[in-house]
Context: one part of a larger RNA
RNA sequence: AGCGUAUGGGGGAUGCCUUGGCAUGAGCAGGCGACGAAGGACGUGGUAAGCUGCGAUAAGCCACGGGGAGCUGCAAGCAAGCAAUGAUCCGUGGAUUUCCGAAUGGGGAAACCCGGCAGGUUGAAGACCUGUCAUCCCGUGCUGAAUACAUAGGCACGUGGAAGCUAACCCGGGGAACUGAAACAUCUAAGUACCCGGAGGAAGAGAAAACAACAGUGAUUCCCUAAGUAGCGGCGAGCGAACGGGGAACAGCCCAAACCGAUGUGGUUUCGGCCGCAUCGGGGUUGUAGGGCCUGCAUUACGGGACCACGCGUCGAAAUCGAAGCUGUCAGGAAAGCAGCGCCAUAGAAGGUGAAAGCCCUGUAGGUGUAAGACAACUGGCCCGGCAGUGUCCCUGAGUACCACGGGACCGGAGAAAUCCUGUGGGAAGCUACCAGCACCAUCUGGUAAGGCUAAAUACUCGCUCAUGACCGAUAGUGAACCAGUACCGUGAGGGAAAGGUGAAAAGAACGCCUAGUAGGCGAGUGAAAAGUACCUGAAACCAUACGCUU
Numbered sequence: 001a002g003c004g005u006a007u008g009g010g011g012g013a014u015g016c017c018u019u020g021g022c023a024u025g026a027g028c029a030g031g032c033g034a035c036g037a038a039g040g041a042c043g044u045g046g047u048a049a050g051c052u053g054c055g056a057u058a059a060g061c062c063a064c065g066g067g068g069a070g071c072u073g074c075a076a077g078c079a080a081g082c083a084a085u086g087a088u089c090c091g092u093g094g095a096u097u098u099c100c101g102a103a104u105g106g107g108g109a110a111a112c113c114c115g116g117c118a119g120g121u122u123g124a125a126g127a128c129c130u131g132u133c134a135u136c137c138c139g140u141g142c143u144g145a146a147u148a149c150a151u152a153g154g155c156a157c158g159u160g161g162a163a164g165c166u167a168a169c170c171c172g173g174g175g176a177a178c179u180g181a182a183a184c185a186u187c188u189a190a191g192u193a194c195c196c197g198g199a200g201g202a203a204g205a206g207a208a209a210a211c212a213a214c215a216g217u218g219a220u221u222c223c224c225u226a227a228g229u230a231g232c233g234g235c236g237a238g239c240g241a242a243c244g245g246g247g248a249a250c251a252g253c254c255c256a257a258a259c260c261g262a263u264g265u266g267g268u269u270u271c272g273g274c275c276g277c278a279u280c281g282g283g284g285u286u287g288u289a290g291g292g293c294c295u296g297c298a299u300u301a302c303g304g305g306a307c308c309a310c311g312c313g314u315c316g317a318a319a320u321c322g323a324a325g326c327u328g329u330c331a332g333g334a335a336a337g338c339a340g341c342g343c344c345a346u347a348g349a350a351g352g353u354g355a356a357a358g359c360c361c362u363g364u365a366g367g368u369g370u371a372a373g374a375c376a377a378c379u380g381g382c383c384c385g386g387c388a389g390u391g392u393c394c395c396u397g398a399g400u401a402c403c404a405c406g407g408g409a410c411c412g413g414a415g416a417a418a419u420c421c422u423g424u425g426g427g428a429a430g431c432u433a434c435c436a437g438c439a440c441c442a443u444c445u446g447g448u449a450a451g452g453c454u455a456a457a458u459a460c461u462c463g464c465u466c467a468u469g470a471c472c473g474a475u476a477g478u479g480a481a482c483c484a485g486u487a488c489c490g491u492g493a494g495g496g497a498a499a500g501g502u503g504a505a506a507a508g509a510a511c512g513c514c515u516a517g518u519a520g521g522c523g524a525g526u527g528a529a530a531a532g533u534a535c536c537u538g539a540a541a542c543c544a545u546a547c548g549c550u551u
Base pairs, nucleotide, nucleotide: 001550002549003548004547005546006545007544008543009542015536016501017500020472021471022469023468024467025466026465027464028463029461030460031165032164039100040099041098042055043054044053046078047077050074051073061094062093063092064091065090066089070082071081072080105114106113107112115133116132117131118130119129120128121127135162136161137160138158139157140156141155142154143153169200170198171197172196173195174194180187184234210217211216221248222247223246224245225244231239232238252453253452254451255397259282260281261280262279263278264277265276266275267274268273287431289396290395291394292392293391294389295388296387297386302385303384304383305382307381308380309379313375314374315373319368320367321366325341326340327339328338330337342359343358344348350362351361352360402426403425404424405423406422407421408420409419412438433448434447435446436445437444488495489494508535511523512522513521514520
């Protein structure tokens, strides 16, 4: 020095565990904010560094409800207190709520600095306290230029509004590239990512100028199918419908116009009126065309409502009731195990208790219960809704439809290219009308554009509650089981860890000895066991000691 055996050290794998995660389902909620949010800074305790709570009324104040014996958070100790005159605790409502932050009196390098006005404290100045003072929009009133009326502008006021934050879902305005095409340019990725604007608990869409095909359907939305079909496509890569069928859910309405009337105003007048414009009210709302005008009938009865009020009742907070087991010369540290003899069960889910408990505890099944609040029957209010006929030819959404050119959307890449949107130019008909049915024309069929509203079925989950798991079990599962978006890194945007386990109970080792020692060790003691806080188990690498063998 190597090898072997043994004993240790070191290290923290493995096993077991779980306070934390992950996923799914159901229900709730789907917003908060100038009445100052989200998020912070700084304070706040007898002692107080951190976390948590709270805000100069500062681990709290008030009221109501619950609850019933201890309490003063994590978190010990000491001190001082509170509590059956009901504390601590739980729920609901309220009060307080510094400073920053949209931040809003002005400024500013956030949590700071400096003001005006009114009131108050003071004899006064100063200082301090309370309130108030940003901008824009809207409304009302006053004032008021060039410029006569006016308007612009200015000023004041208002229980007026906005702003900022927020996970995804939604609508709109903009809008890539990598990539794929085995290169690449049309194409694809993709109207995706991302940016901006806006809203709601959903949004958007929506009551046929729709489909269809000689038969019919009857708003929209979503799902299954049709179907990877018809098609599109450097006919490459790829993209990709609809009709029809089956389901979910169902709900339909209001204006503009004709006509009538009122008010205001202008024109005209033979002063009787007539005409125009504006505003308001009635009327009216559709394609078997409808409405107006005209004629006749009916009319407070019936039906409907997505609006308001009332609130029978249902749900709803903290809570509350809730069955039934004992024994042991058993082994054990400990009984829930074992043994013996019982009991309950609309409850044998689960968790805890010194090992494995239906009957010990919390619970579970099943009941009870109300505040705030939610839904909501009945009823009332309010609103809406007549019928028929002939004629008349008054009305039925115009720079619109449509066309040309240029783009875009559709399954459709300009194509034979309908349909939809529109930047530029042109530009109708008006019911004997117009649009569509995939160029276009005719016949036929379906519909009535150029105004608007509309629940449900659908999408999502930052948050709350409950339940579940052939989900993880500390290199896993969230980045984070632990004081984690922390420590740390970076000028910054940003990046981003490691780190769980004594024991049933601290019983956390009195006392002694060694020692420089409050380090460490050896005794003693605790404990079932040292498991001794460098603490369950304690693998390997690695290190050491003793012995043996070999060289």
Large-subunit ribosomal RNA, domain I from a Rhodothermales bacterium, 551 nucleotides, folded computationally. It was read from a public genome assembly. The prediction has a mean pLDDT of 83.